[in-house]
């Protein structure tokens, strides 16, 4: 320098054009002498950035940023 893949909640990941979600973690509560476990409730988002297409974009297109792998 080139090719492919990845980037979504604090972490791990869904959602493959039509309301942005789950588990864990966090917070509050129940239970317990207490802790853990368990149960109930609940907070949490610039979907890497900018632009384009569309009635509608995490999703499609372009450029850029970061990471991984391969080739040179």
């Nucleotide at each position: 320098g080139g090719a492919u893949c990845c980037g979504u909640a604090g972490c791990u990941c869904a959602a493959u054009g039509g309301c942005a979600g789950a588990g864990c973690a966090g917070c509050g509560g129940a239970c317990u002498c207490a802790u853990a476990a368990u149960c109930c409730g609940u907070u949490g988002g610039u979907u890497g950035a900018a632009g384009g297409u569309u009635c509608a974009a995490a999703u499609c297109c372009u450029u850029c940023c970061g990471g991984a792998u391969c080739c040179a």

Transfer RNA from a Desulfobacterales bacterium, 72 nucleotides, folded computationally. The prediction has a mean pLDDT of 83. Its Rfam family is "tRNA". About the family: Transfer RNA (tRNA) molecules are approximately 80 nucleotides in length.